[in-house]
RNA sequence: GCGGAUGGCUGGAUGACCGCGUGUGGGUCCUGCCCGCGCGAGGAAAGUCCGGACUCCAGGAGGCGACGGUGCCGGGUAACGCCCGGGCGGGGCAACCCGACGGAAAGCGCCACAGAAAACAGACCGCCCCGGCCUGUCCGGGGUAAGGGUGAAACGGUGGAGUAAGAGCCCACCGGGGCUCUGGCAACAGGGCCCGCAUGGCAAGCCCCACCGGGAGCAAUGCCGAAUAGGGGAUCCACCGGCAGCUUCCGCCAGGAUCCCGGGUAGGCAGCUAGAUCCGUCCGGCAACGGGCGGGGCAGAUGAAUGGUCAUCCAGUGUCUUUCGGGACAUGGACAGAAUCCGGCUUACAGGCCGUCCGCGCGC
Numbered sequence: 001g002c003g004g005a006u007g008g009c010u011g012g013a014u015g016a017c018c019g020c021g022u023g024u025g026g027g028u029c030c031u032g033c034c035c036g037c038g039c040g041a042g043g044a045a046a047g048u049c050c051g052g053a054c055u056c057c058a059g060g061a062g063g064c065g066a067c068g069g070u071g072c073c074g075g076g077u078a079a080c081g082c083c084c085g086g087g088c089g090g091g092g093c094a095a096c097c098c099g100a101c102g103g104a105a106a107g108c109g110c111c112a113c114a115g116a117a118a119a120c121a122g123a124c125c126g127c128c129c130c131g132g133c134c135u136g137u138c139c140g141g142g143g144u145a146a147g148g149g150u151g152a153a154a155c156g157g158u159g160g161a162g163u164a165a166g167a168g169c170c171c172a173c174c175g176g177g178g179c180u181c182u183g184g185c186a187a188c189a190g191g192g193c194c195c196g197c198a199u200g201g202c203a204a205g206c207c208c209c210a211c212c213g214g215g216a217g218c219a220a221u222g223c224c225g226a227a228u229a230g231g232g233g234a235u236c237c238a239c240c241g242g243c244a245g246c247u248u249c250c251g252c253c254a255g256g257a258u259c260c261c262g263g264g265u266a267g268g269c270a271g272c273u274a275g276a277u278c279c280g281u282c283c284g285g286c287a288a289c290g291g292g293c294g295g296g297g298c299a300g301a302u303g304a305a306u307g308g309u310c311a312u313c314c315a316g317u318g319u320c321u322u323u324c325g326g327g328a329c330a331u332g333g334a335c336a337g338a339a340u341c342c343g344g345c346u347u348a349c350a351g352g353c354c355g356u357c358c359g360c361g362c363g364c
Base pairs, nucleotide, nucleotide: 001360002359003358004357005356006355007354008353009352010351012313013312014311015310016309017308018307020040021039022038023037024036025035026034027033028032042335046346047345049344050343051342052341053340054217055216056215057214067213068212069211070210071209072086073085074084075083076082087101088099089098090097091096102208103207107206108205109202110201111200124148125147126144127143128142129141130140131139132138133136156174157173158172159171160170175197176195177194178193179192180191181190182189183188221270222269223268224267231261232260233259234258235257236256237255241253242252243251277296278295279294280293281292282291283290284289314333316331317330318329319328320327321326
């Protein structure tokens, strides 16, 4: 210098004017309005996918079963399917990246197409031996699984010895299994001895094993509660309706007036923002993280505030210009936006800044 890997940070700034929500102090003609001061979106506020706090409901401390989830080991955490460290496998020259990564010797099931054969093996071509007669691209019998061919996968691999040709039939190495030793908390790794090798794959098919899990969610839940309509009660009224096609009285239903009661709805209040909190620093730890000390006071809307305009500046981009230092003009900042709160994951994101590491080339 070129190419690459990875970890973080940031996500326009200042001022003026006009607005919006909220807290607080004050004023006022007080269902409210006005003034001053303070505060007022994010790294993802998003998807609502996991884990919790909190609330109500159900059940009672447990066991068993069903269903769902998780799944190498160790650690972190309130918890997790998250994070950190490690192991193993795969990719890459490397930095580094990726992995549903328990069990296939408990059982069941499945393995398309192709292929001779897809799991108690089997034989299409080929190779070898024997026989036949029509002597050849022949037929029949037997041996073989090295080679070819099919497939995602072919009953250990490579090489040698051996053989009619071949074969773990035998040998060496690799792979595998059993026993054992060493290191490690463990996953696992390495060594020794024995066994020619016996059990193909799929568990994001059923299943087995271990661990975890009551249900619903702030529209949870609790409280206050109109107008209008409707419900219940008490008292009173009535020449008039119905029971009963007008006999009277009484009763009941219905009707009217006044008063009282309770339920629901609209609406309001609480929950509602101080919390596994944020910032700084020190200590422990490889790290995730934990602990100590000091400090800050950090949105709470509810048809839902957090906005707009202008000016100057900072990046960036374009055009023109240049005495190569620059200058002028124009343009100009992504993704998105709280709704009970917190920890994660995932997804979206213009531009800018700071590291660490790897490969190649060149110079010393």

This is a predicted structure of a 364-nucleotide RNA (Bacterial RNase P class A) from Palleronia caenipelagi. Its Rfam family is "Bacterial RNase P class A". From the family's description: Ribonuclease P (RNase P) is a ubiquitous endoribonuclease, found in archaea, bacteria and eukarya as well as chloroplasts and mitochondria. The family's RNA type in Rfam is ribozyme.